[in-house]
């Protein structure tokens, strides 16, 4: 000076002018209507002031919990979800610290990270063979063997039939651990020594995942479970449109009380009577439409201090910070401030380059609370701080 890595509980244009929007409180006027009749108080509206009025992700609703309502003896099954250890939390799928793998020269980043010897299923092309696998080409052994050879009955290059061989070659993302000897007709942990893995037994550290040492065993049976599946855990549902509370208008429902001239159904027929039915009054109860409520103070913010390696956590002292419900927090105009692009100079430097500048042009994102919290994740023009790593120079 360059190139990169992390963090952050940073910032998210600023003044002023206008015109507007939605909550609070204050004042004034003032309909309806009220009473203690007074130019009294006041639902509504109406004017006027004050002072509040989005976000880092309000977003996706992927997770957890709070809260409400609705089910619930107990266990089991099904379905979802989780899946290293140890903490942190109201809880988690988040978060700290760790361990173990994988990447980077390094800061420092990545990983759903239990079982693949319980069973199944799948592994594109190519390959003989994708698995207690598999002979295509090679090696080997043995039989036959056109040519050829000779001592005439054998021998036999090519070439065929059989049989060993997982060493060589070849396909493949992947093919039975690797090197080197022995061994063998040829070959193989088939046997041996070193090295890698895996089991297994003992010492040491560690709370623990799991390190380190050592000994003994040829024990070397591909990958894949964000494929079924198998083990452990963990889970009741369903949401503010949740639940509560006021209540209109028409329509229907109950209940009570009068009414029914002639009809009318039911109690076998008839007479009484009851009941259905039907008409008007009153009352009651439920639901839609509205209206209020839940609604914003809360696992809260900032500050110190103490515990803690950190997540967090305890304690004092402070703070009051949006509540709409066809959805408010906005338009616009002026000056400044940021960013890039080009031109003009200046300053510094050997140079790349860096810092500044008068003008012109152009951009400013991503997006918008809906009960409220803790995270994830996804979007995003452009700034600012603080720590670290690498690389050149200087001294």
């Nucleotide at each position: 000076c360059g190139a990169a890595g992390c963090a952050g509980a940073c910032c998210a244009g600023a003044u002023g002018g206008c015109c507007g929007c939605c909550g609070u409180c204050c004042c004034c006027c003032g309909u309806a209507g009220c009473c203690u009749u007074g130019u009294g108080c006041g639902a509504a509206g109406g004017g006027g002031g004050a002072g509040g009025g989005a976000g880092g992700a309000a977003a996706g609703u992927c997770c957890g919990g709070g809260c409400u309502c609705c089910a619930c003896a107990g266990g089991g099954c099904a379905u979802g979800g989780u899946g290293c250890u140890g903490g942190a939390u109201a809880a988690c799928g988040u978060c700290c610290a760790g361990c173990g793998g994988g990447g980077g020269c390094a800061a420092c980043c990545c990983c759903a990270g239990g079982g693949a010897a319980a069973g199944u299923g799948c592994c594109a092309c190519a390959g003989a063979g994708a698995g207690a696998a598999g002979u295509c080409c090679g090696c080997c052994c043995u039989c036959c063997g056109a040519a050829g050879c000779c001592u005439u009955g054998g021998c036999g290059a090519a070439g065929g039939g059989g049989g060993g061989u997982a060493a060589g070659g070849g396909u493949g993302a992947a093919a039975g651990g690797g090197u080197g000897a022995g061994g063998u007709a040829a070959g193989a942990g088939c046997u041996c020594a070193c090295c890698g893995g895996g089991u297994u037994c003992g010492g040491c550290g560690g709370c623990g995942a799991c390190g380190c040492c050592g000994g003994a065993u040829g024990c070397c049976a591909g990958g894949u479970a964000a494929a079924c599946c198998c083990c452990a855990c963990c889970a009741g549902g369903a949401g503010c449109a949740a639940g509560a509370c006021c209540a209109a208008a028409u329509a229907g429902g109950g209940a009570a009380g009068c009414g029914c001239c002639a009809a009318g159904g039911a109690c076998g027929g008839c007479c009484c009577g009851u009941c259905c039915g039907u008409g008007c009054u009153u009352c009651c109860g439920g639901g839609u439409u509205g209206g209020u409520u839940g609604c914003u103070u809360g696992a809260g913010g900032g500050u110190g201090u103490c515990g803690g390696c950190a997540a967090c956590g305890g304690c004092a002292c402070u703070c009051c910070u949006a509540g709409a419900u066809g959805a408010a927090u906005g338009a616009c105009c002026a000056u400044c401030g940021c960013c890039c692009g080009c031109c003009u100079c200046c300053g510094g430097g050997u140079a790349a380059c860096c810092g500044g500048u008068u003008g012109c042009g152009g951009g400013a994102a991503c997006a918008g609370a809906a009960c409220c919290c803790g995270g994830c994740u996804u979007a995003c023009g452009g700034g600012c701080u603080g720590c670290u790593u690498c690389g050149g120079c200087c001294a």